């Protein structure tokens, strides 16, 4: 020089992915809770309380929210950044009380998938919501490698591939 290493380390890609606070909107005049008036025996995922001294519900006054999802600014950590599935462990809610543990939540483990960003969908699910969010499908756009043409100044087309990649410095070993 060459050519191997899921070697190390430091990097690009953007409407680039999180998390974290703050203020807003919307949920919502809904839940709840009092008080009248009507009805009359259940509520509850299961049981116990508790209920004609009035359980539920329905009408009118009144009081009157929360969470989780969103946008906006500000910070932060980063670039399998992240998100989705599957496995384990454990927590938790239905409220007067105890139980039960999920379609919630938290660690964790995984070469299962997916490079990234948008948009569409009388498509699924989530959600109060037509907001959004996850999935899957179809296209754009973009980064990056390879190959092939064509250009001469490393740029254009075109067709593939995947982040286990790409770039760039090392380290180590094989070869000349």
């Nucleotide at each position: 020089u060459u050519a191997a290493u899921g070697g190390a380390u430091a990097g690009a890609g953007g409407c680039g992915c999180u998390a974290u606070a703050u203020u807003u909107a919307a949920u919502a005049g809904u839940a709840u809770c009092u008080g009248u008036a009507c009805u009359g025996a259940u509520g509850u995922a299961a049981g116990c309380a508790a209920g004609a001294u009035g359980a539920g519900g329905u009408a009118c006054a009144g009081u009157g929210a929360a969470a989780g999802g969103a946008a906006a600014u500000a910070u932060u950590g980063c670039c399998g950044a992240a998100g989705c599935g599957u496995g384990c462990a454990g927590c938790u809610a239905a409220u007067g009380c105890u139980u039960u543990a999920a379609u919630g939540c938290u660690g964790u483990a995984u070469g299962g998938c997916u490079g990234g960003u948008c948009u569409u969908a009388c498509u699924u699910c989530a959600g109060a919501a037509u907001a959004u969010g996850a999935a899957u499908a179809a296209g754009a756009c973009u980064g990056u490698c390879a190959c092939a043409a064509a250009g001469u100044g490393u740029u254009u087309u075109g067709u593939g591939g995947a982040g286990a990649g790409c770039u760039a410095u090392c380290a180590u070993u094989c070869a000349a």
The RNA shown here (Lysine riboswitch aptamer) has 176 nucleotides and comes from Clostridium liquoris. Of the family's consensus pairs, 100% are formed in the model. It matches the Rfam family "Lysine riboswitch aptamer". Rfam's curators write: Riboswitches are metabolite binding domains within certain messenger RNAs that serve as precision sensors for their corresponding targets. Its mean pLDDT, the model's own confidence on a scale to 100, is 83.